[in-house]
Context: one part of a larger RNA
RNA sequence: GGAUGAACGCUGGCGGCAUGCCUAACACAUGCAAGUCGAACGAAGUUACCGGAGCAGCGGACUUAGGUUCAACGCACCGACUAACUUAGUGGCGGAUGGGUGAGUAACACGUGAGCAACCAACCUUUUACUCGGGAAUAACAUGGGGAAACCCAUGCUAAUACCUGAUAUUAUCAAGAAAUGGCAUCAUAAUUUGAUGAAAGAUUUAUCGGUAAAAGACGGGCUCGCGUCCGAUUAGCUAGUUGGUAAGGUAAUGGCUUACCAAGGCCACGAUCGGUAGCCGGACUGAGAGGUCGACCGGCCACAUUGGGACUGAGAACGGCCCAGACUCCUACGGGAGGCAGCAGUGGGGAAUAUUGGGCAAUGGACGCAAGUCUGACCCAGCGAUGCCGCGUGAAGGAUGGAAGGCCCUCGGGUUGUAAACUUCUUUAGACAGGGAAGAAAGAAAUGACAUUACCUGUAGAAUAAGCCACGGCUAACUACGUGCCAGCAGCCGCGGUAAUACGUAGGUGGCGAGCGUUAUCC
Numbered sequence: 001g002g003a004u005g006a007a008c009g010c011u012g013g014c015g016g017c018a019u020g021c022c023u024a025a026c027a028c029a030u031g032c033a034a035g036u037c038g039a040a041c042g043a044a045g046u047u048a049c050c051g052g053a054g055c056a057g058c059g060g061a062c063u064u065a066g067g068u069u070c071a072a073c074g075c076a077c078c079g080a081c082u083a084a085c086u087u088a089g090u091g092g093c094g095g096a097u098g099g100g101u102g103a104g105u106a107a108c109a110c111g112u113g114a115g116c117a118a119c120c121a122a123c124c125u126u127u128u129a130c131u132c133g134g135g136a137a138u139a140a141c142a143u144g145g146g147g148a149a150a151c152c153c154a155u156g157c158u159a160a161u162a163c164c165u166g167a168u169a170u171u172a173u174c175a176a177g178a179a180a181u182g183g184c185a186u187c188a189u190a191a192u193u194u195g196a197u198g199a200a201a202g203a204u205u206u207a208u209c210g211g212u213a214a215a216a217g218a219c220g221g222g223c224u225c226g227c228g229u230c231c232g233a234u235u236a237g238c239u240a241g242u243u244g245g246u247a248a249g250g251u252a253a254u255g256g257c258u259u260a261c262c263a264a265g266g267c268c269a270c271g272a273u274c275g276g277u278a279g280c281c282g283g284a285c286u287g288a289g290a291g292g293u294c295g296a297c298c299g300g301c302c303a304c305a306u307u308g309g310g311a312c313u314g315a316g317a318a319c320g321g322c323c324c325a326g327a328c329u330c331c332u333a334c335g336g337g338a339g340g341c342a343g344c345a346g347u348g349g350g351g352a353a354u355a356u357u358g359g360g361c362a363a364u365g366g367a368c369g370c371a372a373g374u375c376u377g378a379c380c381c382a383g384c385g386a387u388g389c390c391g392c393g394u395g396a397a398g399g400a401u402g403g404a405a406g407g408c409c410c411u412c413g414g415g416u417u418g419u420a421a422a423c424u425u426c427u428u429u430a431g432a433c434a435g436g437g438a439a440g441a442a443a444g445a446a447a448u449g450a451c452a453u454u455a456c457c458u459g460u461a462g463a464a465u466a467a468g469c470c471a472c473g474g475c476u477a478a479c480u481a482c483g484u485g486c487c488a489g490c491a492g493c494c495g496c497g498g499u500a501a502u503a504c505g506u507a508g509g510u511g512g513c514g515a516g517c518g519u520u521a522u523c524c
Stems, first nucleotide, its partner, number of pairs: 001524004006520005013392006019385002021350001026348003030345003035093003040090002043087006050079003054075002059070004100304003110228007119221002124217008132166004141156006172197006180189003202209002230276003237267003242264008279301004283294004306326005328339004356382001358381003364378001365376004395426004406417004430465001432460005440451001468513005473494003479508005489496002
């Protein structure tokens, strides 16, 4: 000098764009953050229409004036069909994405380059073939019961794209055989033959949307390997599933991954083991570069979700799923239950220190749905903070032979503040008020904007509403006076201060930077 997710002191006008718990992976009140589909299913309900009988009765007709009859609007009840809508439950898809954090991890975790002749793959795309029959349940519901609650039990009824089963079957799987071709050792491809095994589901507004098998693609993942990846030798030996083999099990798949048996191996001064520290990278800062330091924001990967363990479901596994144990918190009728903000806000605590319990799904993206649409603290916006970067303003021009007044200095002549002010002539950015007013909106038309009293444009008034901070002995740009008297104090280093201190304090002046300026911390 540069830099920072900064903090502190003094000061503070506006805008744009960024950015904001680095500490306690401490504990959390409250609200929201993952639902959706009625075009899979039964059921319940609401509304409308229709019919039935009932109440009431505007008005009309008749009348013996007492009433009788027809009857609009309305009120509540019952029943069947239809239509629209709502949804607790069964069922499907999604809750494995998105969002957070960096505790752990020195490791195939990450980066880079290869390999899988050892693998999986829902949704999506393409191609081929198929979608034929049958059956038994169960939730909801009803009845009864238990419990303070959470919730649970028994009996009975019912549906499905839920469940089971028969048929059919290729390039699927298994077994047996095989011309030929190829490779990388185990082998791979394969004309072709035989046998066995394995499937399906319907809905509808008739436009479509689905279901099953097989093959290929795409997206995504799994595994293996070469190389690279911090400090310590005041850590020198480490290792029994350990290293290898055979067999079996297990897995989507290879493999001591696991088990039995056999052998005695494997790693290590090219640093094993142990200890400490740490998420890794693209990148960021600095530097002429080499290098050094860092890994906030944004992007990729990994790991974690109160601590530890476990499986289930599923194409795939668990932040807002399940079970067990521990700690903690809450409810309780004491028998038993409920919970997990390292999601967005917010609270307490810790700390030098870090924001709103905001608006909207209008855009982009995601889940579900044929769609309409619903959900979305992802996201888009707004709010707060000079936290950073960038831009703008706090006025411009004129104005001295009489350089005002005031301040400061003075050799008392004057000098300086200083064209600075006053004064004259202008301007109106930003701000204020008033009017207008977008793009972002895309889809056949139409409709659709949180932001938004926005940006931007026009008009009005008036210099009006807007400057500080640090320094002035040398390094280092900038000097005098007074006060103090080794005191009070200053200080990055050298050093100042003991009676004329350009070094302390104040004032005037000056220098530097400027909505900032200094200080502290850290890195180069």